A computed fold for a 98-nucleotide RNA from Neobacillus niacini, annotated as Guanidine-I riboswitch aptamer. Its mean pLDDT, the model's own confidence on a scale to 100, is 81. It matches the Rfam family "Guanidine-I riboswitch aptamer". Rfam's curators write: This family represents a conserved RNA structure found upstream of the ykkC and yxkD genes in Bacillus subtilis and related genes in other bacteria. It was read from a public genome assembly, where an Rfam model found it.
RNA sequence: GUAAAUGUUUUCUAGGGUUCCGCAACCAUUGAGUUGGUCUGGACCGAGAGGAAACUCACAGCUCUGCUGUGUCACGGAAGGAUAAAAGCCUGGGAGAU
Numbered sequence: 001g002u003a004a005a006u007g008u009u010u011u012c013u014a015g016g017g018u019u020c021c022g023c024a025a026c027c028a029u030u031g032a033g034u035u036g037g038u039c040u041g042g043a044c045c046g047a048g049a050g051g052a053a054a055c056u057c058a059c060a061g062c063u064c065u066g067c068u069g070u071g072u073c074a075c076g077g078a079a080g081g082a083u084a085a086a087a088g089c090c091u092g093g094g095a096g097a098u
C1' cells in the first nucleotide's frame, strides 16, 4: 500500500434517557396544573466489535428442481449529530493503536 460476506433484514438483550402513560411530591381555583428519571416500571431508543432467527453469498460433500456441512477475527478515543432526551444509536470495523 492492497484485498475480503467483516452481507441484508427481523427480533431480543447489555446499555440509555424522560416526549407519552404510570408513580411520587406540591397546591387549596384538584387541573389538559407544577416539579421530580437522585422513580422499580409500561411504552420508547438500542449495539460492527452482544444473543437468536430467516434469507443471501462463498466453498465442500451428496442420493443434485435440491439437501447437508463449514465460514475464523475485531484494542479504540476525544469531538460532533439526531430525537423529548440520552446511550454500547449515527459520523464509525472512522481517527488512532496493534
Stems, first nucleotide, its partner, number of pairs: 007055006015045002020042002022039001023036004027031001057071006073093001075096001079091003